[in-house]
A computed fold for a 351-nucleotide part of an RNA from an uncultured Candidatus Saccharibacteria bacterium, annotated as small-subunit ribosomal RNA, central domain. The full RNA is in RNAcentral, with records from SILVA. It matches the Rfam family "Bacterial small subunit ribosomal RNA". Its family is annotated with ribosome and structural constituent of ribosome in the Gene Ontology. The coordinates come from a structure-prediction model, not an experiment, and the mean pLDDT is 82.
Context: one part of a larger RNA
RNA sequence: CUGGGCGUAAAGAGUUGCGUAGGUUGCAUAGUAAGCAGGGCAUGAAAUCGUGUGGCUCAACCAUACAAACAUGUUCUGAACUGCUAAGCUAGAGGACGAGAGAGGUAACUAGAAUUCCUAGUGUAGGAGUGAAAUCCGUAGAUAUUAGGAGGAAUACCGAUGGCGUAGGCAGGUUACUGGCUCGUUCCUGACACUAAGGCACGAAAGCGUGGGGAGCAAACGGGAUUAGAUACCCCGGUAGUCCACGCCGUAAACUAUGGAUGCUAGCUGUUAGAAGUAUCGACCCUUCUAGUAGCGAAGCUAACGCGUUAAGCAUCCCGCCUGUGGAGUACGGUCGCAAGACUAAAACAU
Numbered sequence: 001c002u003g004g005g006c007g008u009a010a011a012g013a014g015u016u017g018c019g020u021a022g023g024u025u026g027c028a029u030a031g032u033a034a035g036c037a038g039g040g041c042a043u044g045a046a047a048u049c050g051u052g053u054g055g056c057u058c059a060a061c062c063a064u065a066c067a068a069a070c071a072u073g074u075u076c077u078g079a080a081c082u083g084c085u086a087a088g089c090u091a092g093a094g095g096a097c098g099a100g101a102g103a104g105g106u107a108a109c110u111a112g113a114a115u116u117c118c119u120a121g122u123g124u125a126g127g128a129g130u131g132a133a134a135u136c137c138g139u140a141g142a143u144a145u146u147a148g149g150a151g152g153a154a155u156a157c158c159g160a161u162g163g164c165g166u167a168g169g170c171a172g173g174u175u176a177c178u179g180g181c182u183c184g185u186u187c188c189u190g191a192c193a194c195u196a197a198g199g200c201a202c203g204a205a206a207g208c209g210u211g212g213g214g215a216g217c218a219a220a221c222g223g224g225a226u227u228a229g230a231u232a233c234c235c236c237g238g239u240a241g242u243c244c245a246c247g248c249c250g251u252a253a254a255c256u257a258u259g260g261a262u263g264c265u266a267g268c269u270g271u272u273a274g275a276a277g278u279a280u281c282g283a284c285c286c287u288u289c290u291a292g293u294a295g296c297g298a299a300g301c302u303a304a305c306g307c308g309u310u311a312a313g314c315a316u317c318c319c320g321c322c323u324g325u326g327g328a329g330u331a332c333g334g335u336c337g338c339a340a341g342a343c344u345a346a347a348a349c350a351u
Base pairs, nucleotide, nucleotide: 004322005321006320007305008304012319014202015201017200018199022195023194024193026089027088029086030085031084032083034082035081036078037077038076039075040074041073042072043071050066051065052064053063054062055061092192093189094188095187096186097184098183099182100181104178105177106176107175108174109173110172111155116150117149118148119147120146121145122144126137127136163170164169207248208247209246210245211244212243216242217241221237222236223235224234259318260317261316262315263314264313267296268295269294270293271292272291273290274289275288276287277286300307301306324351325350326349333344334343335342336341
């Protein structure tokens, strides 16, 4: 150097959005000759190794001849493949045009139900809670009920095995701004592509900083129970927090525990978006195609479970990661952070 792997055994980085270096790169023509292939020449010390012959009585050992091995330079030739140069192509990629769906994002405005609280009316002795109770609330009038008001948070039904988003994630309604995607037709550019170490960006919840807000819920905390005890499970309260703005943090079973791209390899069924055809007055229905999303399943794969055109099948390209268990995702050092800590990351020793 080659050789094995990564759904569940160790192993896919949270995403890869923007993408640098690097690696890889469609069809076809001409040239070139760097890689590549063949030949010549030069060098490639000796000893050593291999073969032959000879010398020590043999052998080891020694001598001698030949060969082999190794790599580099130079020169000639070749042109299939890779590279480079020139001029092309359209199947990849991108753009234009015409349609379409959507909880995609940001900001502002706004609606109704419910909880809680306040005020007023009616009304009277209970209410709440539990396995049972008690703490708790209530004759200073609660619970219930009616009317009015305040405030915060979340959006029943529709709702789905549904949709959108790179991932995290996204759900009342309206408006403004805005990203991506799908389908169709011809037209345009003409390989502009794929991946991506570092880098930039985003990244649930909890947590942190400053300033607001605070209805409900609720770590901590207080009380009542339970219990041998009960720093819990159950009950009554309740503060951070949950919400908003700005700034940090950068982690999750960040999961499809399955990196991205391209091509190929039986089908059947459901569903979402679109197109064409058929049918019809028109729509529905039906058929086909494309893009998603689900359920089964041929071949194949797999240790098995299972996966199976959305592959864990068959191949190619690029990146990341793994190498017994514990020690340990720890120590030390470094970088980042206000901190919490994050990232990077051992060894002794034990087995």